[in-house]
RNA sequence: UCCUGGCUCAGGACGAACGCUGGCGGCGUGCCUAAUACAUGCAAGUCGAGCGAGCUUGCCUAGAUGAUUUUAGUGCUUGCACUAAAUGAAACUAGAUACAAGCGAGCGGCGGACGGGUGAGUAACACGUGGGUAACCUGCCCAAGAGACUGGGAUAACACCUGGAAACAGAUGCUAAUACCGGAUAACAACACUAGACGCAUGUCUAGAGUUUGAAAGAUGGUUCUGCUAUCACUCUUGGAUGGACCUGCGGUGCAUUAGCUAGUUGGUAAGGUAACGGCUUACCAAGGCAAUGAUGCAUAGCCGAGUUGAGAGACUGAUCGGCCACAUUGGGACUGAGACACGGCCCAAACUCCUACGGGAGGCAGCAGUAGGGAAUCUUCCACAAUGGACGAAAGUCUGAUGGAGCAACGCCGCGUGAGUGAAGAAGGGUUUCGGCUCGUAAAGCUCUGUUGGUAGUGAAGAAAGAUAGAGGUAGUAACUGGCCUUUAUUUGACGGUAAUUACUUAGAAAGUCACGGCUAACUACGUGCCAGCAGCCGCGGUAAUACGUAGGUGGCAAGCGUUAUCCGGAUUCAUUGGGCGUAAAGCGCGCGCAGGCGGGUUGCUAAGCGGGACCUCUAAUCUUGGGGCUCAACCUCAAGCCGGGUCCCGAACUGGCAGCCUCGAGUGCGGUAGGGGUAAGCGGAAUUCCCGGUGUAGCGGUGGAAUGCGCAGAUAUCGGGAAGAACACCGAUGGCGAAGGCAGCUUACUGGGCCGACACUGACGCUGAGGCGCGAAAGCUAGGGGAGCGAACAGGAUUAGAUACCCUGGUAGUCCUAGCCGUAAACGAUGAACACUAGGUGUGGGAGAGAUUACUCUUCCGUGCCGCAGAUACAGCAUUAAGUGUUCCGCGUGGGGAGGACGGCCGCAAGGCUAAUACUCAAAGGAAUUGACGGGGGCCCGCACCAGCAGCGGAGCAUGUGGCUUAAUUAGAAGCAACGCGAACAUCCUUACCAGGGCUCGUCAUGCUAGUGAAGCCGGGGAAACUCGGCGGCCGAAAGGAGCUAGCGCAGGUGGUGCAUGGCUGUCGUCAGCUCGUGUCGUGAGAUGGUGGGUUAAGUCCCGCAACGAGCGCAACCCCUGUUAUGUGUCGCCAGCAUUAAGUUGGGGACUCUAAUGAGACUGCCGGUGACAACCCGGAGGAAGGUGGGGAUGACGUCAAGUCAUCAUGCCCCUUAUGAUCUGGGCUACACACGUGCUACAAUGGACGGUACAACGAGAAGCGAACCUGCGAAGGCAAGCGGAUCUCUGAAAGCCGUUCUCAGUUCGGACUGUAGUCUGCAACUCGCCUACACGAAGCUGGAAUCGCUAGUAAUCGCGGAUCAGCACGCCGCGGUGAAUACGUAACCGGGCCUUGCACUCACCGCCCGUCA
Repeated sequence: UCCUGGCUCAGGACGAACGCUGGCGGCGUGCCUAAUACAUGCAAGUCGAGCGAGCUUGCCUAGAUGAUUUUAGUGCUUGCACUAAAUGAAACUAGAUACAAGCGAGCGGCGGACGGGUGAGUAACACGUGGGUAACCUGCCCAAGAGACUGGGAUAACACCUGGAAACAGAUGCUAAUACCGGAUAACAACACUAGACGCAUGUCUAGAGUUUGAAAGAUGGUUCUGCUAUCACUCUUGGAUGGACCUGCGGUGCAUUAGCUAGUUGGUAAGGUAACGGCUUACCAAGGCAAUGAUGCAUAGCCGAGUUGAGAGACUGAUCGGCCACAUUGGGACUGAGACACGGCCCAAACUCCUACGGGAGGCAGCAGUAGGGAAUCUUCCACAAUGGACGAAAGUCUGAUGGAGCAACGCCGCGUGAGUGAAGAAGGGUUUCGGCUCGUAAAGCUCUGUUGGUAGUGAAGAAAGAUAGAGGUAGUAACUGGCCUUUAUUUGACGGUAAUUACUUAGAAAGUCACGGCUAACUACGUGCCAGCAGCCGCGGUAAUACGUAGGUGGCAAGCGUUAUCCGGAUUCAUUGGGCGUAAAGCGCGCGCAGGCGGGUUGCUAAGCGGGACCUCUAAUCUUGGGGCUCAACCUCAAGCCGGGUCCCGAACUGGCAGCCUCGAGUGCGGUAGGGGUAAGCGGAAUUCCCGGUGUAGCGGUGGAAUGCGCAGAUAUCGGGAAGAACACCGAUGGCGAAGGCAGCUUACUGGGCCGACACUGACGCUGAGGCGCGAAAGCUAGGGGAGCGAACAGGAUUAGAUACCCUGGUAGUCCUAGCCGUAAACGAUGAACACUAGGUGUGGGAGAGAUUACUCUUCCGUGCCGCAGAUACAGCAUUAAGUGUUCCGCGUGGGGAGGACGGCCGCAAGGCUAAUACUCAAAGGAAUUGACGGGGGCCCGCACCAGCAGCGGAGCAUGUGGCUUAAUUAGAAGCAACGCGAACAUCCUUACCAGGGCUCGUCAUGCUAGUGAAGCCGGGGAAACUCGGCGGCCGAAAGGAGCUAGCGCAGGUGGUGCAUGGCUGUCGUCAGCUCGUGUCGUGAGAUGGUGGGUUAAGUCCCGCAACGAGCGCAACCCCUGUUAUGUGUCGCCAGCAUUAAGUUGGGGACUCUAAUGAGACUGCCGGUGACAACCCGGAGGAAGGUGGGGAUGACGUCAAGUCAUCAUGCCCCUUAUGAUCUGGGCUACACACGUGCUACAAUGGACGGUACAACGAGAAGCGAACCUGCGAAGGCAAGCGGAUCUCUGAAAGCCGUUCUCAGUUCGGACUGUAGUCUGCAACUCGCCUACACGAAGCUGGAAUCGCUAGUAAUCGCGGAUCAGCACGCCGCGGUGAAUACGUAACCGGGCCUUGCACUCACCGCCCGUCA
């Protein structure tokens, strides 16, 4: 990168809950948990027109009381009070019972089987759907027919008594009925029979004759009243309707780690029972019935219409509404009844609660409210029967927690609002800023409007139909009437509710939140924090500049809501029917035989199961969709139409199936050939190993990387002869043969399986696959018995190693072999199931056949076995007639990684173990193929002082210097493998200086701006370690505005404080290695590849050739500088051959030479020969000062190391601001048990010392170099010429050469350390400078392991100069003098380049990763 594959998100839904917030209305919804327990109230009664008795009231009578009213009088009058007479309300007492009304209990009837609740149980005819009942029932209701005759005896209530705490029970006596019991009447009912018709077996219908069976003579109204009649009630029969019962096809669930279940079980006969069939029950007989199409068991679950989601197919769910079922504290039972085995009935048992006089009793909210409990969580102890519906009733009516309404809850859906227009000074303010601005933002304010919703006050519905009362009219039967019935008029009935609606007034007034802003995913900045606090759906964010945490501003989304959580569907083609896979990603059983099952060749006819068409029935209502209608819209309500599924009948016959017939191509049989390590059994053979015996022979053998253990003088190994035993079969031998696979190899014989080829004959689809099942099945292992040469787990010893339970060696037991029996697994692999058909070829090889040629050969065809390759398919790599291609059929298997091929269970096994095979938990990946790099104690090629060959060192000593460590007030800080450590530092006594101690300063040492004030700087004296401070003196310019200075204040200065992991710049390193890239083209799905690979060659990706590449850029090389030769040219301060001159190129002169600074020339494989590929190039040669880049320098590609540096400088952010700033004195950076790096000096005779003597180059010089001369042993001093320099000075070069001395020693080597005395620089030489003289004279006699540099003018050695600098050099940078040795070569070490290979690495092997412990 492509693929596979899981995880996660964006959508929708909800009986929801939680967080924040909350204006209004409509319509819905509201214990999903404890089928837990329940206080209290209500939820089923009604009928007096069925019955008897009782009570109360009205009406009636009597009595007492006496409100009110009228008249007359008195108190002075209106008024009030009182007296007398009449009137007599309401209430009260007593009585009476004709009438009327009411009440509660009882007998009686109907209803309490409906309505309402819940989902515990139930995997079942429970439910859904379609059928059946000729096997059934049905109160009330409807229709039709018939009837209602005649008798009887009780009993509650009541009275009284008894028992009991109570609940209640019992005895005696009386009484009624639409209560109860007889008799008559009757068939169309029931039973059995006959005849006919029909059907689907039992049977059904019609006709006939026989037998059996009933009732409430009631109530009310009317009336012409023994009666009749209307209505209601009642009895029988038939039919209907409604409701129910039973039977049955099909459908909807998980586990096979549940495989066998069943005795009333399955069937029959008979009987019983039921509304009815039936083992429903019983007796007897038979032995059946169910099950891999999953019985039985276990687990889970009320089912459906429907709901959610989805493009659909599907998946999930079963709240509200509707249908069915089941249940009513738990379990059991029946009674009554048309209907129950009965939620608000009974009995029994159990648990719980309550009462009790302890003897005994009472109760059942899963009805409506409500309580407790549980829980994340779910409402009012409301109003009304006005409407709809139900029970009873003749009716009025009564009852109705059904129902209609209201209340609570943003719980859901829908609608509305929180204002509209204008308004730039872009206000104030907030945020941010690059300080300019930008943004919130027309947003606000201001001005002009509106009044939805809310508030206040008015008006005010629909939902009402019926019924009742009063009036009028009509009408049935009848002789006749009526509210019996119908029509009509008036009055009357509303919980909601003074609600909906509407009108007026009122003020922009009362009404916006929540979540997000890293990607997915719309929306970004600031501050705070600093792997903390925290976030997080996944990836992930946070370790000092966080768009990811917290806050703020801004922005985005939705909005009276918004987020979160739980759950479901979707996305997920991620269980794939639609619509996927299995060579390597998870996935083909190790192989065969084969029952069931699935699938199946050609042709003819019939059939009609599948299939197609039409009609009919059904698919409750609601829901959904479409079109209308009604609430202002919508949600919501409503009307109409549509939708899948099931059944019945008819039609069609291509295909599949079924039945019947035929065929030969599939399959098989026969015949003739043929190859073969196919299998089984028996026998035989030679080579080799080992052992035994004997001969020869002597000291070792054996074994290894090297050894040792071992064997051997008791004679091994070696060699010759003889013998024994076991196992395996060299050569042939081969991507050759055979077999289903495992597998099969000396030779012979016997038995036996399969294949292939050829030409015909025969059978006639007999075939393919194959769950279970059965068989075969390498090696190892197991059991029993043999055998045992070699090999050889275990084991022993020897080595190796840090260790070595290994690899190596010496031995060696099981085993390997045979017979019989188990085991049943392997990378049992082609990691590729079997069968059939089709789809370009080429080339080998094994076995046949045919044709043509004729020494070998060629062609055709069938079956095997290989390689290459097209189309095609494939993620790629690869496959490709032997498919991984195109199709068909069947089987097996997989569904993220780990846990785990493991636990439990089961089966198999003697055991080892095998087969089958999950969960919890955990991760966000695991994986395949390919790509680029890096890496490899992989390979190939090549290079480099990389090694080798050499030379000189370091490591040992002393000293110098840097670092670590330690110490200290401080020992400032940086650099850390190479690539830190004589590094920054080309110079720490003060300064430097950043560190420490102490003293003093605070707008400051320094810059700039503003404001205010002001005689300032400076000098002298005192104090002080100094900085500084105190006192005195002093008294700026000016155009008169101000300037300079000082003082005070504000902005600010300042910081060698932090971060080199925020940076710029600069630098180191790989590496002066030969590489690093790009354009176009081509190849590949892509990452990428090609070019850059290959053959040569080079120092080089240098060049040549070839090539799907062709070109280009940065690098290489060249161009630049120095040096080596030479020419031209310049001749001063340089030079001097010739000429003159001098002590001296000193001077005249000269330009020849040296030299000088400029410009050129020269070297290019140019020439010759050879090799090579007619190339590049290489080798040799000539010429040349120089020869193959002549030597050196500068020059450093893309990049790597978060390499180094914030302390050169610059700089973001953070930090300090009477100090982390600035200043002064003193100290420190120089300390010192120690360790390391880099150097110097040595250890000596190739030397030391002394004397003499020769030859450089590069450079530097004015606050400088300093000659000569004098002084000093010397460092140096004094005086002083010359020189800003090819002129003068530094400046005597040293090693070298000549001579003398020392003679192998801690020395005449070596010079550390120390003492004394000095010189110089400097304010100052104590801490802490260099040098000199004299004296002192340490270690050290060539250095362990290890390690560095160098290939020629190089190493080594010798001195000289310079920078820094007052002074201080063993360091650094340069210069010249003398001047080597060695390189066979590339196996190995280190580093690097190219190609290739492997890879689980890509932060790239200093990787990744495993186990144990914490």